Predicted 3D model of a 1523-nucleotide RNA (small-subunit ribosomal RNA) from a metagenome. Model confidence (mean pLDDT): 83 of 100. Rfam family: Bacterial small subunit ribosomal RNA. Its family is annotated with structural constituent of ribosome and ribosome in the Gene Ontology.
RNA sequence: AGGGUUUGAUUCUGGCUCAGAAUGAACGUUGGCGGCGUGGAUUAGGCAUGCAAGUCGUACGAGAAAGUACCCUUCGGGGUGCGAGUAAAGUGGCGAAUGGUGAGUAACAUAUAGGUAACGUACCCACGGGAGGGGGAUAACCGUUCGAAAGGACGGCUAAUACCCCGUAAUACCCAUAAAAGGCAUCUUUUAUUGGUUAAAACUGGGGAUCCUUCGGGACCUGGCGCCUGUGGAGCGGCUUAUAUCUUAUCAGCUAGUUGGUGGGGUAAUGGCCUACCAAGGCAGCGACGAGUAGCCGGACUGAGAGGUUGGCCGGUCACAUUGGGACUGAGACACUGCCCAAACUCCUACGGGAGGCUGCAGUCGAGAAUCUUCGGCAAUGGGCGAAAGCCUGACCGAGCGACGCCGCGUGGAGGAUUAAGGUCUUCGGAUUGUAAACUCCUUUUAGGGGGCAAGAAAGGCAGGAGGAGAAUAUCCUUUCUGUCCUGACCUAAACCCCAGAAAAAGCCACGGCUAACUACGUGCCAGCAGCCGCGGUAAGACGUAGGUGGCGAACGUUAUUCGGAAUCACUGGGCUUAAAGGGUCCGUAGGCGGGAAAGUAAGUUAGGUGUGAAAGCCCUCGGCCUACCCGAGGAAGUGCGCCUGAUACUGCUUUUCUUGAGUGUGGGAGGGGAGAGUGGAACUCUUGGUGGAGCGGUGAGAUGCGUAGAUAUCAAGAGGAACGCCAGCGGCGAAAGCGGCUCUCUGGCCCACAACUGACGCUGAGGGACGAAAGCUAGGGGAGCAAACAGGAUUAGAUACCCUGGUAGUCCUAGCUGUAAACACUGAGCACUAAAUGGGGGAUCACCGAUUGGUUCUCUAUUGUAGCAAAAGCGUUAAGUGCUCCGCCUGGGGAGUAUGGUCGCAAGGCUAAAACUCAAAGAAAUUGACGGGGGCUCGCACAAGCGGUGGAGCAUGUGGCUCAAUUCGAGCAACGCGUAGAACCUUACCUGGGUUUGAACCGCUAGUAGUACCUGCCUGAAAGGGUUAGGGAUCCGGAUUUAUCUGGAAGCUAGUAGAGGUGUUGCAUGGCUGUCGUCAGCUCGUGCCGUGAGGUGUCGGGUUAAGUCCAUAACGAGCGAAACCCUUGCCCUUAGUUGCCAGCGGGUCAUGCCGGGGACUUUAAGGGGACUGCCGGUGUUAAACCGGAGGAAGGUGGGGAUGACGUCAAGUCAUCAUGGCCCUUAUGCCCAGGGCUGCACACGUGCUACAAUGGCCGGUACAGAGGGAAGCAAGACCGCGAGGUGGAGCAAAUCCCAAAAAACCGGUCUCAGUUCGGAUUGAAGGCUGAAAUUCGCCUUCAUGAAGCUGGAAUCGCUAGUAAUCGCAGGUCAGCUACACUGCGGUGAAUACGUUCCCGAGCCUUGUACACACCGCCCGUCAAGCCACCCAAGCAGGGUACACCCGUAGCCCGUGCACUAACCCGCAAGGGAAGAAGCGGCCGAAGGUGAACUUUGUGAGGAGGACUAAGUCGUAACAAGGU
Repeated sequence: AGGGUUUGAUUCUGGCUCAGAAUGAACGUUGGCGGCGUGGAUUAGGCAUGCAAGUCGUACGAGAAAGUACCCUUCGGGGUGCGAGUAAAGUGGCGAAUGGUGAGUAACAUAUAGGUAACGUACCCACGGGAGGGGGAUAACCGUUCGAAAGGACGGCUAAUACCCCGUAAUACCCAUAAAAGGCAUCUUUUAUUGGUUAAAACUGGGGAUCCUUCGGGACCUGGCGCCUGUGGAGCGGCUUAUAUCUUAUCAGCUAGUUGGUGGGGUAAUGGCCUACCAAGGCAGCGACGAGUAGCCGGACUGAGAGGUUGGCCGGUCACAUUGGGACUGAGACACUGCCCAAACUCCUACGGGAGGCUGCAGUCGAGAAUCUUCGGCAAUGGGCGAAAGCCUGACCGAGCGACGCCGCGUGGAGGAUUAAGGUCUUCGGAUUGUAAACUCCUUUUAGGGGGCAAGAAAGGCAGGAGGAGAAUAUCCUUUCUGUCCUGACCUAAACCCCAGAAAAAGCCACGGCUAACUACGUGCCAGCAGCCGCGGUAAGACGUAGGUGGCGAACGUUAUUCGGAAUCACUGGGCUUAAAGGGUCCGUAGGCGGGAAAGUAAGUUAGGUGUGAAAGCCCUCGGCCUACCCGAGGAAGUGCGCCUGAUACUGCUUUUCUUGAGUGUGGGAGGGGAGAGUGGAACUCUUGGUGGAGCGGUGAGAUGCGUAGAUAUCAAGAGGAACGCCAGCGGCGAAAGCGGCUCUCUGGCCCACAACUGACGCUGAGGGACGAAAGCUAGGGGAGCAAACAGGAUUAGAUACCCUGGUAGUCCUAGCUGUAAACACUGAGCACUAAAUGGGGGAUCACCGAUUGGUUCUCUAUUGUAGCAAAAGCGUUAAGUGCUCCGCCUGGGGAGUAUGGUCGCAAGGCUAAAACUCAAAGAAAUUGACGGGGGCUCGCACAAGCGGUGGAGCAUGUGGCUCAAUUCGAGCAACGCGUAGAACCUUACCUGGGUUUGAACCGCUAGUAGUACCUGCCUGAAAGGGUUAGGGAUCCGGAUUUAUCUGGAAGCUAGUAGAGGUGUUGCAUGGCUGUCGUCAGCUCGUGCCGUGAGGUGUCGGGUUAAGUCCAUAACGAGCGAAACCCUUGCCCUUAGUUGCCAGCGGGUCAUGCCGGGGACUUUAAGGGGACUGCCGGUGUUAAACCGGAGGAAGGUGGGGAUGACGUCAAGUCAUCAUGGCCCUUAUGCCCAGGGCUGCACACGUGCUACAAUGGCCGGUACAGAGGGAAGCAAGACCGCGAGGUGGAGCAAAUCCCAAAAAACCGGUCUCAGUUCGGAUUGAAGGCUGAAAUUCGCCUUCAUGAAGCUGGAAUCGCUAGUAAUCGCAGGUCAGCUACACUGCGGUGAAUACGUUCCCGAGCCUUGUACACACCGCCCGUCAAGCCACCCAAGCAGGGUACACCCGUAGCCCGUGCACUAACCCGCAAGGGAAGAAGCGGCCGAAGGUGAACUUUGUGAGGAGGACUAAGUCGUAACAAGGU
C1' cells in the first nucleotide's frame, strides 16, 4: 500500500467481497510445563445450606452450666471454693462503610468549568470556655397468664454515659437601635448597647498530707479517656448555573402548579418544593411535546490522522436491592442482610395465625452457544468497635477449576549415504519422502524421584533508658533508643543442589485466482465444495482419499461482533448534461452571505501568564521479578474549560460618511407579453332552392357507408361553430407553462441615451404564497370540424390493433377544482474574471454632402473554436473553465415512487415515504465485430435474356421409412450413382448355428521336448475343429570323445506367465486428411503518429481494376493472399529421326512406306522465341487506367488446369491410418457353414431410356483422340443366327492386339398411329465366368410388347469450342448389377437490354439493449413450487397516560370530657403545664370501572412482489424491431 468481480475487449461510475488488528467470546480437532491476568454478556428468573456486621464489662444492672477439689450425707443427694464476674441474654454508645448489579434513567444523571451573599457536617485536628444541684422511671430478672408457633399481656424489683427538672451561661441563637467597611441586584461583614432564649456524664490509673467513712472506699491532688458550649480547619456532602452528551418530524405543536407575583407553610438551604389568592403567561424548526434505545465518565479497540465503535476487568460517579408506596431513627437513609402497608411468589401451621427476600461469597435449578470451588486465612493491606489486649471482616490476601487471553520454556544436540526398507509418482531411466530414520557420540531445561535456605514482618507485648505532663521517684504519654518475647493462610510452593534416562511431551489448517503451497487415484452436474469469482456432466492442481508442499505452532481453524481497507456520508476528503442526483417556474418569511472610507468597542480571532484537566491507563527514561508479559518510580502528554494581562489586520456591534451595487427620474425604442370588448375573410358542415342523372366515397386491394325518396358534382341564398393560410424567419415576447387575422380600451416587463435623485435600500431563500401544457372533475352554456370509448368493414393463424366507414364524451365559452408531464438545454439562482472568429434581432454614436456601407459601444439570440475542464461524448464569455454566496438533491440493482401512517383533493389521484426479501451486479461513454423487413457503391449464370433439363412414365441406383434373427456402420446447404475404382462365397464389420481360448498374426521369460518339428494316412463332422500313434521323418551351432554316440544350445513344438486381439466407445480428448464460405479479396506486421485505454492510422477519401490491381495522397515500409513463377493447349524456330512420316530419288507388289533411302512435311520430345497496353489516336489529374485502331497465330489474365491467405462451422472422419482415456479378455477376440447387407403398402434425391418424322428401321460409305494389354490383349482362319467356341500368328507395345468409332453422309422404307415409336415385364432355349449363379450375376436368340403422346406447384445446369448432342477408352474386376465414375475426342448453337427485384459476396457509413453475435436478445398474462411482506371480519397479549370509584401504611392539620411517673400550685385530694391512644380531615400505593392511544402475536380469505435448466399463449422493446 492494495487485490478479485459487470465487458468480446476498454475507460469510468458503482456495489459486493478478500488480505489487517481486536474480543469477558462460543464451537470443531488437538493438547507438555510455568508466570501474570481473566471468567454468568442470556431470566434485575427462582433459590436448599453455610458464611458475608459487629463491637465495647474502662457506660449499666443482673448473671449461669458442664466439670473439678474439699466437706457433709438418711447414700437419694446437699453445701462451699474453683470454673467465673466467664457464656448467653438485656439497658446504653458507636457502627448508612465495604461488597453486588445495571433494571430504571435522555436528564433529578454524567463530564468539564463555575456559583452558594441560599447550606450541612458524627468521628478527626487547632484554639477558647464549662461540667453545680436534684428527680422519677424502665428492660433484664421474678411471679401469674394467653398462644401450636411467632410473639405477647398483667403485676412486682432495679441501674446507667438511658430519661427529666432546676441553676450558671457566651464571641451561640433571637429582637431592637446606632455606626463603619465592603460588594454581586436581593445584600454581606464588623463594632457598640439594651433585652430575651439555650448545656453537660460519667468512667478509669496512681497518690502523700488533711477530712469523712458503712473500712469496701470517698472528698482532695494528679494522669488518661469521655461529656457540654463556641470559633476555625481538613475531609465529605446538599443545592444551583453554563456548555457537551444516541435515533426518530411517518411525533409539530406542548403546558393549569402550567409561567410569574404576593402572603403563608416546609427544608440544613434556594425554589411552585407545597398551599391560598392574583395575573396570563412559559416552551418550541438552534426541534418543544411524544416514541424508541441506553446508566455516564476516566478510558478500551481500531485508524496515518480526523474519526468510527465501545464502556467487561481497574478507578470516579449515579441508580437500584422481590414489585409498588411510606415514613421513623439519626450528623448522615427515605436505609441491600432496619421498620410499616399493599401485591405476587415460596415455606411453616394445631387453620386461629405466622415467616421470608443471594443484583454479598461459595453453591443449586432453569433457560442458554456459553462463564469456575458450597476451598484456606485474617499472616499482609484496609474497615468497624474498643483505652488497649483484642474481637469481627466471603472487603482483602491466597489457593482451586477453565489453553479464555497475553508472555516465556520444552518436546533434544552434533555426526551420519548403500541416498536402506516402506510409501507416493514415473517418460520405467529414475525422482521424492530424505540426513529424515537406523546407527555413533553428547546434553538433561521441563515433567518424575530425593534434598533444601529465604522474602513477603513491620507493627505489637514485656523490661530498661531518654524526653514530656505531673507536687511526685507514683502514674500516664512519646513517628526516640536498647534488649527480649511473639505473629505466615499461601507453603508438601519458588530459588538452589543431587539422581536416572532421549528418556514422558505435536498438532491444526491450507495448497484454482485473490494467496505462500501439486501430483496420483476415486467420483462423473452425482456425492460434494464455496469468503468473492466460481468448481463437479469420464482424463477435476477447486469434490473425497493418499503422497508431497506451504503456513502457524500448544495451539490451529470456524462462527459471531467492532474498526480498517471504504475518499462507499467525503470536516480533513465526494458529487448532480448523459452513470444515482437541479425543486415545473417565480415572489418572498426566518436564516445564511454581503460594496468604499473613518472613529469607537474588543464578542469572535490571536499572544503571554495562571488555575484546573483525580489516580490508573497511553508515551518516554530508569528500576524490580533469570527474560518477557507484569509491577514500581519519575517525567511528558492530556489538542479541553475557567481566570488575568495585552494585540486590533480581518469578522461582528455602535456612530458618521461615500457612490460604483441596487432603485428612482427624464427622453426615446422594439415586441404573437397579459386581460376585456368589438369585428373580418377563406375553408368546412348543415338547411332551402335551381341544374343534373348514376354513381359517389375509400384503399395496397377492397368492403362497411352514402345515393333514383336524386347522392357525388355544380350555382345561388341562408345558418352555425371553431381555427386564423400567405407574411413566417434556429426571427420576436414572456419567470415558466406559453403567446400568431384585424381594431379599440386597460396593463406588466425589457432595451438604449442622459447622469438629476435616494444612499447598500443587496444576493439567495428552509417553511409559506402565487402561477402552472394536456388529460380529467363539478355546474351552466355551446357543439362546425376533429375524435378516446363504442359499432361496423377489412387485414390476420388470431387482430379486443395498425387501415377504412361512422361516432359519443371531450376539444370551445363562463365560474370553480385538479397540480401533474421527456414541465428537457435531462444543465438551480446571483456576482466577478478568463483567446478569438462568423451570422441574426433591437438601440445609440462617429466618419461621409447624402445613400449603400464601414468603425465604436450596449443588449438579446445562434454557429465554430483556444486555453482549461471532462470517463469519454463533449462544454467552451449564454461554460460543463476559474472563484465566491445561498438553496434543492444523490449514496448498488430489484422490491418501489410501492405498503403503511399523515396531509391535500368531489373523485381520479397528488405530496411525503419505508421495510422484509432477493441479486452480484444494475449502469455511463466509447471500441472492435456481427446483425437490420437502415443507407450508399460494386460484383457473381444471382436475376433478367436464351438453350437444354428435373418434377409426370418405365427402369437403374442411393436414402428415409417399414419389415426382419440380421436387413452392419457413418453423413443440413457442404449426406442421398456419397465412403463403395465392382456385396453370389470371400469382401463383411451384421444375424443364426457349430467350434476355439497365450489364441489367426507379433514379442520376451521359465520349464519340457527325438520318433520332436514336418509330411502322408484313418475316424467323425456342413466345415472349422476334434480324435488317432497308423506310416515316413529331419536341419543348424558348440563341447566331449572311443567317430559313433553322448551332451548343451538355436529353430520348431508343448505347457505356463508377461501380454496379444477388438470395424467395441468417445471426431465434444486428439494427430493427419477433407469439405464449406471461396479463387471471395481480403488478413496482418515493424517503426512512427493519435487516443488515459480497448483501439485507430497505414488498409480511409478521389479515380481505376478480375483483384488491398495500380495511380495519387493528408505516415513510411513489409509479409501472407491476388498476380507471376509450374503443367497443358494455340503460332514459329533450333536440335534429333525410330517403332512415326513419305515430298523428291530408286526398287518391288493385285494392293499397302512393303523395301533402299530421306529429314523436306506431318508428327514425336527436348530446348528456345513470341504478347509487354510495347506502338498510334482519344478520354483522364502531364497519373493509373479505359475506349478505338494497327500489326500479329494469339490482345489486354489468349483458353484450360494445378495452386485455396488470416480464419469460421467443438463441420466430417476413432470404420483408411495413427492415437490418449474408458470398456471386453473361455469374449465385444479368433475360426467355420449358412443367411443378410439385394428384403417392400410407401416417400425423396441422382440418373438412363423414351414418348418419336431434325425420327425409327435396312443397306452402303467416311473421319478421331486418349487409353489398356503377360494368370494379359489376342489378329487372320474355322464352327455357331448370336452370345460364344475351337485354335493361337503377333505383341512387355509410336511396331502387335483391344478397335467396329458413333452421330454425320448417300440410298431405300415407314406417314402420325400407342405406331416399323417405346422398350418394361414375362415365357422358352442357350452362352460365359466361377468350388458354387436358388436367395443373388452378366450376355445371346426367339416370343411377349406395360407405362409413356413432352410432364402441376416448384426447381437445376450452362456465356463458346461452352450448352446441346454423338460415340470411344480406362480404373475397380474371376464374372458382373456401369445407365455410375474418371478421361477422350466428333458435330456444334442461342442469348446477355440491364442491375428494380430473389440468393450470395465485398467496401464505406448508420442504429443496436446483440458478442453462444438475429437460429440473437427479450416482455407480460396464465399454470407449478417455495419465501417474506401487506390488507382483512376478528381473536389474544404488552405498554403509556387520562377520568371516575375505593382508599392501605404514613406524614401533616384538627380534635382529644379514655389515659399519663418526672415540672409547677397544693398538706392532701385535686388542678395546671406538657404528652398522648383514639377520632375526624387533606394527600395517598395497589385495586376496580370506563373510554382512548400505541405496540406485538395470530387470522378464514384477498392483493401484489422476489426466486426457481428445459411448461402454455402471444411477440411489446432492442435495427426504421417491421405502426